[in-house]
A computed fold for a 76-nucleotide RNA from Planctomyces sp., annotated as transfer RNA. The organism belongs to Planctomyces, within Bacteria.

C1' cells in the first nucleotide's frame, strides 16, 4: 500500500436481517447475617468509534475518516 473482518453500558457479548437499544458480570441501594461472604430484590449506567447521506423510520443500508485484528505485498 491492497484485500478481508471488527468497533454497541466500566468488562464480555446480544439485538430475529430497517420498526421502542438489551443480557451476564462489575457498580450503587436494600433484604438476610453478630460481622462478612454467598444468595435474593431493586436502581443506575449508551452521542451504538467520529462525520455525512438514503429512508416515514438506521446499531443494521451507502460514502468518508479514525482505531484494532488477520492475510498478501513493497522499501530498508
Nucleotide at each position: 500500500a491492497c484485500g478481508g473482518g471488527c468497533g454497541u453500558a466500566g468488562c464480555u457479548c446480544a439485538a430475529u436481517u430497517g420498526g421502542c437499544a438489551g443480557a451476564g458480570c462489575a457498580g450503587c441501594g436494600g433484604a438476610u447475617u453478630c460481622c462478612a461472604a454467598a444468595u435474593c430484590c431493586g436502581c443506575a449506567g449508551g452521542u451504538u468509534g467520529g462525520g455525512g447521506g438514503u429512508u416515514c423510520g438506521a446499531g443494521u443500508c451507502c460514502c468518508u475518516c479514525c482505531g484494532c485484528c488477520c492475510g498478501u505485498g513493497c522499501c530498508a